Model confidence (mean pLDDT): 86 of 100. This is a predicted structure of an 88-nucleotide RNA (c-di-GMP-I riboswitch aptamer) from a soil metagenome.

[in-house]
């Protein structure tokens, strides 16, 4: 970073598996991406099994609401790192 070339990845949606969930993996599928390759370092966003608090109930438990990442998101931004081509 080009009306280039050769490649690559794969949003939504459908579907199978997995997880408490967010989500992840596989198949189909392409919205798009010059790193939409990799990395959870800094922000940010999402979820809340467990735990804690409150309230309620048919009360050894169950339900609703709230708080909480050690869970998740790299296609949110910044950062690190590797990589294809070579016009302006």
């Nucleotide at each position: 970073g080009a009306u280039a070339a050769a490649a690559g990845c794969a949003a939504a949606c459908c579907u199978g598996c997995u997880g408490a969930a967010a989500g992840g993996c596989g198949g189909g599928g392409a919205c798009g991406c010059a790193a939409a390759g990799c990395c959870a370092u800094g922000g940010g966003u999402c979820u809340a099994c467990c735990a804690c608090c409150a309230c309620g109930c048919a009360a050894g438990g169950c339900g609703u609401g709230g708080u909480c990442a050690g869970g998740a998101c790299a296609g949110c931004c910044a950062g690190g790192u590797u990589g294809c081509c070579g016009a302006a």